[in-house]
RNA sequence: UCUUCAAGGCGUGGUGAAAUUCCCGACCGGCGGUGACAGCCCGCAACCUGCUGCUUUUAUGCAGUGGCUGACCUAGUGUAAUUCUAGGGCCGACAGUAUAGUCUGGUAUAAAGAAGA
Numbered sequence: 001u002c003u004u005c006a007a008g009g010c011g012u013g014g015u016g017a018a019a020u021u022c023c024c025g026a027c028c029g030g031c032g033g034u035g036a037c038a039g040c041c042c043g044c045a046a047c048c049u050g051c052u053g054c055u056u057u058u059a060u061g062c063a064g065u066g067g068c069u070g071a072c073c074u075a076g077u078g079u080a081a082u083u084c085u086a087g088g089g090c091c092g093a094c095a096g097u098a099u100a101g102u103c104u105g106g107u108a109u110a111a112a113g114a115a116g117a
Stems, first nucleotide, its partner, number of pairs: 001117005010025002013023002026102002028092002030044004039090002048067007072088005094105003
């Protein structure tokens, strides 16, 4: 430099005119690090957003650099674990729609990164 890969998950329940959005029950967990395996320890990406430069009539686009960014305890084992085992909890961008982690959309995108040539 090029190529490939790089996010999972809802119901035949209840109410209602209408809900995979409310109620009930169920289910899911990106990437790197960390003495030992992590959604909730640290960091990164994604989403949203400021500034600067270039481009543009403007819009926009590209590059750089900032901001924002959810959630865990107890006991046990052990040299070592908020990572394992047991128990009980908690969290989940934006837009749309009857209020959405699970539907639809931006997104057959992009990226942290992984592998190969």
Predicted 3D model of a 117-nucleotide RNA (FMN riboswitch aptamer (RFN element)) from uncultured Limosilactobacillus sp.
NCBI's taxonomy places the organism under Bacteria, Bacilli, Lactobacillales, Lactobacillaceae, Limosilactobacillus.
Its mean pLDDT, the model's own confidence on a scale to 100, is 79.